This is a predicted structure of a 74-nucleotide RNA (transfer RNA) from a Deltaproteobacteria bacterium.
Taxonomically the source falls in Myxococcia (Bacteria, Pseudomonadati, Myxococcota).
RNA sequence: GGGCGCGUAGCUCAGUUGGUUAGAGCACCUGCCUUACAAGCAGGAAGUCCCCCGUUCGAGUCGGGGCGCGCCCA
Repeated sequence: GGGCGCGUAGCUCAGUUGGUUAGAGCACCUGCCUUACAAGCAGGAAGUCCCCCGUUCGAGUCGGGGCGCGCCCA
């Protein structure tokens, strides 16, 4: 330098044919329970869907460019 794949909550990930308010588990916070802790139960907070532009009534999802990471080739 070229090809392919990936980028979504603090972490690991899901997200259908583009559709209304973006989700799960773990972690975190509050309460209950306990002598106390853990576990358990109830509730809660947490998002620039990597960035920019475009297409569209509507984009996490489609198109173009860029950035980062991984693998392969040179």
Its Rfam family is "tRNA". Rfam classes the family as a transfer RNA. Its family is annotated with triplet codon-amino acid adaptor activity in the Gene Ontology. The sequence was found in a public genome assembly. The prediction has a mean pLDDT of 82.